[in-house]
RNA sequence: GCGACCAUGUUGUAGUGGUAGCAAAGAGGCCUGUGGAGCCUCAGGGCCGGGUUCAAUUCCCGGUGGUCGCA
Repeated sequence: GCGACCAUGUUGUAGUGGUAGCAAAGAGGCCUGUGGAGCCUCAGGGCCGGGUUCAAUUCCCGGUGGUCGCA
């Protein structure tokens, strides 16, 4: 330099044009002699800019960052 893949709460991840879900961690409550475990509830997220569309996390283009391969 070229190509491929990826970017989603604090962390790990799923999904896909129409509501963004799961687990851990966090907060509150129940339970318990205490703690832990267990159960219930809550808060928290789409890398950036543009385009297409009634509607974009998803599709397209560019940028940034990361991983891998080739040279």

Transfer RNA from an archaeon, 71 nucleotides, folded computationally. Rfam family: tRNA. Its family is annotated with triplet codon-amino acid adaptor activity in the Gene Ontology. Its mean pLDDT, the model's own confidence on a scale to 100, is 82.